Predicted 3D model of a 353-nucleotide RNA (Bacterial RNase P class A) from a Thiotrichaceae bacterium. The model forms 95% of the base pairs in the Rfam consensus. Rfam family: Bacterial RNase P class A. The family's RNA type in Rfam is ribozyme. From the family's description: Ribonuclease P (RNase P) is a ubiquitous endoribonuclease, found in archaea, bacteria and eukarya as well as chloroplasts and mitochondria. The source organism's lineage runs through Bacteria, Pseudomonadati, Pseudomonadota, Thiotrichales and Thiotrichaceae. It was read from a public genome assembly, where an Rfam model found it.

This record gives sequence, C1' cells and structure tokens, in this order.
RNA sequence: UGAGUUGACCGAACAAUCGCGGCAAGCCUUCGGGCUUGUCGAGGAAAGUCCGGGCUCCACAGGGUAGGAUGCCAGAUAACGUCUGGGCAGCGCAAGCUGACGGCCAGUGCAACAGAGAGUAGACCGCCAGCUACUUCGGUAGCAGGUAAGGGUGAAAGGGUGCGGUAAGAGCGCACCGCACAACGGGUAACCGUUUGUGGCAAGGUAAACCCCAUCCGGAGCAAGAUCAAAUAGGGAUGCUAAGGGCGUGUACCCGCGCUGCAUCCGGGUAGAUCGCUUGAGAUAUACGGUGACGUAUUAUCCAGAUGAAUGAUUGUUCACGACAGAACCCGGCUUACAGGUCAACUCACAUU
Repeated sequence: UGAGUUGACCGAACAAUCGCGGCAAGCCUUCGGGCUUGUCGAGGAAAGUCCGGGCUCCACAGGGUAGGAUGCCAGAUAACGUCUGGGCAGCGCAAGCUGACGGCCAGUGCAACAGAGAGUAGACCGCCAGCUACUUCGGUAGCAGGUAAGGGUGAAAGGGUGCGGUAAGAGCGCACCGCACAACGGGUAACCGUUUGUGGCAAGGUAAACCCCAUCCGGAGCAAGAUCAAAUAGGGAUGCUAAGGGCGUGUACCCGCGCUGCAUCCGGGUAGAUCGCUUGAGAUAUACGGUGACGUAUUAUCCAGAUGAAUGAUUGUUCACGACAGAACCCGGCUUACAGGUCAACUCACAUU
C1' cells in the first nucleotide's frame, strides 16, 4: 500500500417563524373547555408475527392413544428453539465461518441406470494350471477346476503401503498405518493421547427417510379484561320437543365437568365514556467478580402514550446531497432491509528500512 475477517458507532446538523400531542403550574370558565409559561415527545431495526415470557381471563380429574418442539458437553437467563465458552466434523493459506451434532446390532424402507456383484452383497475381461482335439510348436478351441492381487462399471465394490509366500493369488503370514476392545494418563464433561496391550479385524451408506430413545409443552389473548352511563319491547308468530342435542371447558379423541329447551321468521333499542396505558425481569454511568454470556453494589434520573390515530410546513446556512423506514399492552431474542460515513483489533500478499 492492497485484499480480507471480527466487533462497535453515526445515519443529517444549526438558526428563525408558524403549527401538533402528553404532563405540571397559574388564570379564566357558559363546566363543554380556553389562554399563558415550562418541560418531554418514534427505531436499529419500530418491520416479519418466528420463539420465549410478564400481565388479564378461563380451566385444573384423571387414564389411554395421539400431536408438537428440542437433541455433543458445561454454563448464563424470568424463560427460550436464544446467548457464552469448549469438544468434534466440514470449508478457508490464514484471521475466521458453518453445523437439523442422540441411535443404523430394535424393526421397516431407499440408492435410477451401469455393473459379475450394492449387504452376512461377486466372476464380465483377466491370471494359473489339469484333461481332450488340432497345431505353422508361437499357440487355438472345448470341458471341468483354482483365484479375487490387476482391469472395467458406478456416487459408493469386501481396509492402505511394502515385504515374504504361492501353480497363480489372497491378512495367507509379517512390519507400519488404519479399525475394534481394554488398561493407563489429561480434562467437571463432551472428548483427547508421538502411551501400553490384545485382536486379522470391515454384514457398508442413509434418520431436515419412516422409526426408536431422552427431555419439555394447559388454553385464549389488550379487539384480554374491568367500571360507569344511556336506551328499548324481559316483544310477537310458527314448528319440534323434555331427552337428546347445543354451547363452554380439561391441547386433539375417548371419558368427564358446568350451563341451557331448540330451530326459523317478523319487529325494536344501543354501539358512549373511563380504566387497563406506561416506574420497567428498565435504559445510562462507575466499581468489583468472571475467559465470556452475565452477575452484584452504588450514583444520578423519569425517558412517547395517540385513539380516523400526535413531532409537520416555510426560509437561510453547512455538507454525508441524505439509505431501510413510524410506537398502539410491555419486555428478552431470532430473522430480514439499509445510500453513505467513522473507529478498533486481527490475517494474508507485496515493497522499503
């Protein structure tokens, strides 16, 4: 200097004028509200509605069968399918990144085609040597054997390299590697090992295939729910009928529990106000503990609460010429989108000293 990796921040600013919503104080009021002053007023994702909870209401009696989610180890957290650290596997020269990471000897499936053969799965070409016939004496054809080292097919083919051995070969034997089991050592553990020993040891792959195993899961949701006020007609007709059915509820079904006559048609009234609603498993700053997620303590402080839906318009200057984009009960995560700019650490390459 260039190319990368990881983490974090900003994402328009200032001034003036007019205009919005909340709260507080003061004044006025026809009690509906009005005026003045002060103060506060959209995000890193407010998006998706994918998880987990707080809160509100309902239920809680169980059994069997089903359904869904998670899946290496240890921690964090209110909790989670989230996060942190570690292990193993894969990718990358590396910094780093990703992982739907329990089980294939419980069972059932799947792997087209090719190929001799695709799972307790093999002999097409080939190699060896025996018999018969022929022979240009090199071999050729047939029959019956041995072989799985060589070649071929395939995504994948009965461990790999080498030596010995054999008619030719083969873990057939041996050495090393690999694999399995055991011991020993390190680690809380998952796991690891320039450790030791035994064994010729391979009937493979696939579970975001069905499945098996372990653990967990009550439902609905602020349009939850609560209070106040007002109004009418607690209306009428027809049919069925007192046990079924219907509604609600325990996740679904079974089985229970609670309430209730049901169906159709005609007609009438209301749909307004208040609470919930923002003080939080809070954010910020500092110190201590911890590798870290995070925890503990202290400090100062109150940081949006609309309801057809609040922060907009104009002018001037600056420059990043302005991206993605607007709360609706609240919080912790995950995922997705983002013009431009800033900071820090680390890796690789080149050059110079």